Overview:
Predicted 3D model of a 543-nucleotide part of an RNA (small-subunit ribosomal RNA, 5' domain) from an uncultured prokaryote. Its Rfam family is "Bacterial small subunit ribosomal RNA". RNAcentral holds the full RNA, with entries from ENA.
Context: one part of a larger RNA
RNA sequence: GAACGAACGUUAGCGGCGCGCUUAACACAUGCAAGUCGAACGAGAAAGGGCGCCUUCGGGUGCCCCGGUAAAGUGGCGCACGGGUGAGUAAACGUGGGGAACCUUACCCCCGGGCGGGGGAUAACGUACCGAAAGGGACGCUACUACCGCAUAACCACGACCUGAAAUGGUUGGGGUCAAAGAGGGCCUCUUCAUGAAAGCUCUCACCUGGGGAUGGGUCCGCGGCCCAUCAGGUAGUUGGUGGGGUAAUGGCCUACCAAGCCUAAGACGGGUAGCUGGUCUGAGAGGAUGAUCAGCCACACUGGAACUGAGACACGGUCCAGACUCCUACGGGAGGCAGCAGUGGGGAAUCUUGCACAAUGGGCGCAAGCCUGAUGCAGCAAUGCCGCGUGUGUGAAGAAGGCCUGCGGGUUGUAAAGCACUUUCAGUAGGGAGGAAACAGCAGUGGGUUAAUACCCCGCUGCCUUGACGUUACCUACAGAAGAAGCACCGGCUAACUCCGUGCCAGCAGCCGCGGUAAUACAGAGGGUGCGAGCGUUAAUC
Numbered sequence: 001g002a003a004c005g006a007a008c009g010u011u012a013g014c015g016g017c018g019c020g021c022u023u024a025a026c027a028c029a030u031g032c033a034a035g036u037c038g039a040a041c042g043a044g045a046a047a048g049g050g051c052g053c054c055u056u057c058g059g060g061u062g063c064c065c066c067g068g069u070a071a072a073g074u075g076g077c078g079c080a081c082g083g084g085u086g087a088g089u090a091a092a093c094g095u096g097g098g099g100a101a102c103c104u105u106a107c108c109c110c111c112g113g114g115c116g117g118g119g120g121a122u123a124a125c126g127u128a129c130c131g132a133a134a135g136g137g138a139c140g141c142u143a144c145u146a147c148c149g150c151a152u153a154a155c156c157a158c159g160a161c162c163u164g165a166a167a168u169g170g171u172u173g174g175g176g177u178c179a180a181a182g183a184g185g186g187c188c189u190c191u192u193c194a195u196g197a198a199a200g201c202u203c204u205c206a207c208c209u210g211g212g213g214a215u216g217g218g219u220c221c222g223c224g225g226c227c228c229a230u231c232a233g234g235u236a237g238u239u240g241g242u243g244g245g246g247u248a249a250u251g252g253c254c255u256a257c258c259a260a261g262c263c264u265a266a267g268a269c270g271g272g273u274a275g276c277u278g279g280u281c282u283g284a285g286a287g288g289a290u291g292a293u294c295a296g297c298c299a300c301a302c303u304g305g306a307a308c309u310g311a312g313a314c315a316c317g318g319u320c321c322a323g324a325c326u327c328c329u330a331c332g333g334g335a336g337g338c339a340g341c342a343g344u345g346g347g348g349a350a351u352c353u354u355g356c357a358c359a360a361u362g363g364g365c366g367c368a369a370g371c372c373u374g375a376u377g378c379a380g381c382a383a384u385g386c387c388g389c390g391u392g393u394g395u396g397a398a399g400a401a402g403g404c405c406u407g408c409g410g411g412u413u414g415u416a417a418a419g420c421a422c423u424u425u426c427a428g429u430a431g432g433g434a435g436g437a438a439a440c441a442g443c444a445g446u447g448g449g450u451u452a453a454u455a456c457c458c459c460g461c462u463g464c465c466u467u468g469a470c471g472u473u474a475c476c477u478a479c480a481g482a483a484g485a486a487g488c489a490c491c492g493g494c495u496a497a498c499u500c501c502g503u504g505c506c507a508g509c510a511g512c513c514g515c516g517g518u519a520a521u522a523c524a525g526a527g528g529g530u531g532c533g534a535g536c537g538u539u540a541a542u543c
Stems, first nucleotide, its partner, number of pairs: 001543002006539005013389006020381001021347001026345003030342003035077003040074002048066001049064006084300003093224006103217001108213007116150001118148002125140003129136002154177003158173005182205006191198003226272003233263003238260008275297004279290004302323005325336004353379001355378003361375001362373004392422004402413004426484001428479005436470001442464008487532005492513003498527003502523001508515002
């Protein structure tokens, strides 16, 4: 000098954009942070509607229908994403490769084929019951895109044959495993019943199976980047083989047997420290330091362990066991996990609102309307940082007054002020006012596809309609009046800036050298000056 996730002191007008628990991975009150689908299913309150009866004309009641709505339940998809934290971890990570180990990949895209025919339950619900609660079992009823057989297809390993250098591909044989589900809209061309409808036709979505893609992961190898040798030997599933098990998959990953190997001074093993990277800071560079915000990867979710479900977890707001802690209890027994967003206590030099909205972007579910979304978009707080603007402009010598100094003549503050003439940014008040919004859906028109069809549905185009948290938005205009807006540090040398008074090795200063013991440019005050400026200094760590 630069730089900072800073803090402290002092001062403080405005805006834009960033950023804000570095400490206790300490404990947490409260609210919210993951739901959604009635176009999978049964059942279905309340309000409302229709009809009948009664009516004191207020209404009441029964049935039916509609709505088939709310809460709850079965089922599907999601909850493995998104969000947080850096405790642990010298492993992970970064980078470049591998696969005859080609492993898996829900939803999505492309291609081929299929969707036949049966069955038994169970929740909800009802009945009675246990329990303080959390909750629980018993009996009875019922549905499905829930569950289970059968068929067919397909797949798997094996055998034979053909092709081929091989990998593999094809045909075939007997085995093994062994699929599927409907829902909604429209129609009468075909079939069946016959005004019309359906188990018929058709469209859309869904379902099953095989192949390929895309995406996302698992795994293996080379190389790279911390400290200590006052850590020198380490290792028995250890190193390798064979058989078996296990996995989606290779492998001591696991197991039985066999062999005795394997790593190490190019640092094994042990100990300490630490998430890694893109990057960031500094520096001319080489390098050094660092890993907040943003992005990629990893690990963790009160502590330790375990599996279940699933395409995917050994799962932050799932389950089970153990432990510590907190809470409830009728003492028998139960409940909980903010390292999600806010917020509280504590720790600390120190780090924010228990805000608004799903309008945009993105995500989940849904045909859709839509619902959910503390992701996100915004607002709030803090000069915490960077950047920008303002606190007036011009003129004005009687060089006013006052202050300070003085050699008493004067000098300086100083064009500074006053005065005169102007301007009105920002803040204030009032009015106007973009853009972030493109759509989806709906309606109308039109072209195409599908079809028996000018229905429906899908695709494209055109027009109309609709959607803003921020928001008193940005921006523009008007009004009034210089009106509301400057401080901080320093002035002995380094280092830009000097005098007086006070003090008298005292009080004090100090980054280093050093000042102060009676004229101190070094302490304290004043006048003056220098530097930076909504900041200025100090401190900590870094280059």
The coordinates come from a structure-prediction model, not an experiment, and the mean pLDDT is 80.